[in-house]
RNA sequence: UAACGUCUUCAGGGCGGGGCGAAACUCCCCACCGGCGGUAGGCGCGGCAACGCGCGAGCCCGCGAGCGCCUUGCGCGCGGCAGCCGAACCUAGGCCGCCGCCCACGCAAGGGUCAGCAGAUCCGGUCCAAUGCCGGAGCCGACGGUCACAGUCCGGAUGAAAGAAGACGGCU
Numbered sequence: 001u002a003a004c005g006u007c008u009u010c011a012g013g014g015c016g017g018g019g020c021g022a023a024a025c026u027c028c029c030c031a032c033c034g035g036c037g038g039u040a041g042g043c044g045c046g047g048c049a050a051c052g053c054g055c056g057a058g059c060c061c062g063c064g065a066g067c068g069c070c071u072u073g074c075g076c077g078c079g080g081c082a083g084c085c086g087a088a089c090c091u092a093g094g095c096c097g098c099c100g101c102c103c104a105c106g107c108a109a110g111g112g113u114c115a116g117c118a119g120a121u122c123c124g125g126u127c128c129a130a131u132g133c134c135g136g137a138g139c140c141g142a143c144g145g146u147c148a149c150a151g152u153c154c155g156g157a158u159g160a161a162a163g164a165a166g167a168c169g170g171c172u
Base pairs, nucleotide, nucleotide: 001170004169005168006167007166008165009164010163016030017029018028019027031152032151033141034140035063036062037061038060042055043054044053045052046051058139059138067116069111070110071109072108073107074106075105077101078100079099080098081097083095084094085093121137122136123135124134125133143155144154145153
């Protein structure tokens, strides 16, 4: 010490008050919260200075998780065959075994960006320059569950992960 390899640790916050109601932390009024990297004119510290270091955007550019999609496998799924039970009989229906198949349904594992809602910002000011600073007003928030519709409750999740820090190797 830039890239690279191995390993370790860490890696998300928030419903408080009131109203209606049989019932709502889910609706309505007020409230509260903001993952990771980048961008940088703000702030702090050091320095005579040049400059260095740290912090700095939920809605600017990307990323992650989740859901969706695709692939593969499986079955309490679908199809076939044989047997058994069966409303007196027949039949409807049910059970079990074997074989086959993923078209639909469900579950599990994997994939990657094709991208699919992959969410949401404007106005005024300052300035050479601001969607980032100052002031103001707005907007957004996976899936499943629920006595009633959830960013804030419960669950998958003691999970996964963008990445961060460190150790060792390697290299100079």
About this RNA: A computed fold for a 172-nucleotide RNA from Lysobacter capsici, annotated as FMN riboswitch aptamer (RFN element). The model forms 97% of the base pairs in the Rfam consensus. The sequence is in RNAcentral, with records from Ribocentre.